[in-house]
RNA sequence: CCGCAUCCUUUGGGGUGGCGCAUCGCCUGAGAUGGCCAAGCCGGAUGGUCCGGCACGGUCGAACCCAUUGAACCUGAUCCGGUUAAUGCCGGCGUAGGGAUUAGGAACGUGCCCAAUC
Numbered sequence: 001c002c003g004c005a006u007c008c009u010u011u012g013g014g015g016u017g018g019c020g021c022a023u024c025g026c027c028u029g030a031g032a033u034g035g036c037c038a039a040g041c042c043g044g045a046u047g048g049u050c051c052g053g054c055a056c057g058g059u060c061g062a063a064c065c066c067a068u069u070g071a072a073c074c075u076g077a078u079c080c081g082g083u084u085a086a087u088g089c090c091g092g093c094g095u096a097g098g099g100a101u102u103a104g105g106a107a108c109g110u111g112c113c114c115a116a117u118c
Base pairs, nucleotide, nucleotide: 001111002109003108006106007105008104009103011067012066013065014064017027018026019025020024033061034060035059036058037057040054041053042052043051044050045049073098074097075096079092080091081090082089
C1' cells in the first nucleotide's frame, strides 16, 4: 500500500407481536423498550367539568438487527398450508416488487512494495 469473514466508533436504514392468574410472568426471536404530545373510543362522577382505561398518529431516546455480495425491514397480506393456549410460531409465496451506496480505526493476511541488518 492492498485485501479483509471479525471488533470499535461514526453516518444511514429498520421492527417491536401473541398470551396469562397482569407493578408480574409465559411463547417465538438478535430485539417484543422508556418519556412526551395526541385524533378518537369506552367506563365512572358532575352545576361547570373532572378522573380512569384503550388508542389512530407524531416525536425524542434505549437495546438490537441491517447497509447493495442488501430476506434487516416494507408491499402483496384481512394471502395459502401446517402447528399452537395464541400469534407472520414454522413453511410457502420468494430467482416476486421495493429497500439504507458514510467515514475512520483496531486486529488479521501462507498479499504486494521499500529500507536496514545478517
A computed fold for a 118-nucleotide RNA from Candidatus Azophilus lithoversatilis, annotated as TPP riboswitch aptamer (THI element). Its Rfam family is "TPP riboswitch aptamer (THI element)". From the family's description: Vitamin B(1) in its active form thiamin pyrophosphate (TPP) is an essential coenzyme that is synthesised by coupling of pyrimidine and thiazole moieties in bacteria.